[in-house]
Model confidence (mean pLDDT): 79 of 100. A computed fold for a 177-nucleotide RNA from Eubacteriaceae bacterium UBA1433, annotated as Lysine riboswitch aptamer. It was read from a public genome assembly, where an Rfam model found it.
RNA sequence: CACUUGGAUAGAGGAGCAAAACUUAUCAGUACCCUGUCGGAUGCCUACAGCAGCAGAAGAUGACAGCGCAAAAGGAAGUUUUGCCGAAGCAAUACAUGGGCUGUGCCAUGAUAUUGUUGGGAUUAUGGACAACAUCCAUAAAACUGUCAUCUGAAGCGAUGGAGUGCUAUCUGUAAA
Numbered sequence: 001c002a003c004u005u006g007g008a009u010a011g012a013g014g015a016g017c018a019a020a021a022c023u024u025a026u027c028a029g030u031a032c033c034c035u036g037u038c039g040g041a042u043g044c045c046u047a048c049a050g051c052a053g054c055a056g057a058a059g060a061u062g063a064c065a066g067c068g069c070a071a072a073a074g075g076a077a078g079u080u081u082u083g084c085c086g087a088a089g090c091a092a093u094a095c096a097u098g099g100g101c102u103g104u105g106c107c108a109u110g111a112u113a114u115u116g117u118u119g120g121g122a123u124u125a126u127g128g129a130c131a132a133c134a135u136c137c138a139u140a141a142a143a144c145u146g147u148c149a150u151c152u153g154a155a156g157c158g159a160u161g162g163a164g165u166g167c168u169a170u171c172u173g174u175a176a177a
Stems, first nucleotide, its partner, number of pairs: 005173007014085001016084009033068001034066005042055003046105006088118007095110005119145002123141007147162005
């Protein structure tokens, strides 16, 4: 001067990520139940079919009216604690469990596995979920932000672009001059 390419450890990004507990509002004067009226044979537990159980002319499903009674879960906010920086999220497939049993599906859950994808948070728009204009998920937009590369020999300011299998620091290994 040039310089291939692994491993280990420790870190950083901020309205950072996730979980748990407690409190609060919402859910909702809603569901369920009860009373009364109408009505008249089926109804309930994920769809269909069959089976099982229960209820039903002592009135089912359903509809209406009650100034009768009266929730909960999920989702959300706040506080505290814990674990962390592919934290975590999403999609697909497989497996497992559950939804009374069987079959075919469907849905939910996962200290699961594999593959793919997103650096991060917010805002706006669209779509989906939801009781909800709260919130969550996906996509896009234009900005912000962190990181690296180039412009660029130094400083300052900035511009463009890439992606977390990244980046920084230390140690160690390999290859080569």